[in-house]
RNA sequence: AGAUGAAAAAGGCACCGCGCUCGAAAGGGCGCUUCGCAAAACCACCGGUCUACGGUUUUUGACUACGAUAGCGGGGAUACCAUC
Numbered sequence: 001a002g003a004u005g006a007a008a009a010a011g012g013c014a015c016c017g018c019g020c021u022c023g024a025a026a027g028g029g030c031g032c033u034u035c036g037c038a039a040a041a042c043c044a045c046c047g048g049u050c051u052a053c054g055g056u057u058u059u060u061g062a063c064u065a066c067g068a069u070a071g072c073g074g075g076g077a078u079a080c081c082a083u084c
Stems, first nucleotide, its partner, number of pairs: 002084004012037002017032006035071001042076002045074003048069003054064004
């Protein structure tokens, strides 16, 4: 420097649920909890999915991302330990 993640150590993250809180919603933040995770740390670039305040429309409806999701997949740029 590269490849890999079988076992292990040091440590890290935190699904669901509950409480508080932000948001129109999807969803986010904090605390408790601990389903799991070797990038479950970062970036919405590509595809997917969710939501639809506002907007459009043929208006009990439909469509629409500039919103959300990195714990849906791909990609990008980084990082700990171990093995080769």
The RNA shown here (c-di-GMP-I riboswitch aptamer) has 84 nucleotides and comes from an uncultured Woeseiaceae bacterium. The coordinates come from a structure-prediction model, not an experiment, and the mean pLDDT is 87. The model forms 95% of the base pairs in the Rfam consensus.